[in-house]
A computed fold for a 76-nucleotide RNA from Desulfosporosinus sp. UBA4726, annotated as c-di-GMP-I-GGC riboswitch aptamer. NCBI's taxonomy places the organism under Bacteria, Bacillati, Bacillota, Desulfitobacteriaceae, Desulfosporosinus. It was read from a public genome assembly, where an Rfam model found it. The prediction has a mean pLDDT of 87. Of the family's consensus pairs, 95% are formed in the model.

RNA sequence: AACGAUAAAGGCAAACUUGUCGAAAGGCAAGGACGCAAAACUACAGGGCCUGUAAAAUGGCAGCCAGCUACCGAAA
Repeated sequence: AACGAUAAAGGCAAACUUGUCGAAAGGCAAGGACGCAAAACUACAGGGCCUGUAAAAUGGCAGCCAGCUACCGAAA
């Protein structure tokens, strides 16, 4: 570098519910765990998706791929 255990330590939190912001997509907080080895971070200036519109603009999604950095160390 790559890889990922029925390992150790720790972490995140889908759906749904409540509150709140928003035209919406969606965000935030609390509850809650389907899952996650990057489910940390990055959204005009990589692709893609969603919102919106006659078409755009605008806004959003990192738990789609991607970029980038990082904890642990069995086997191969």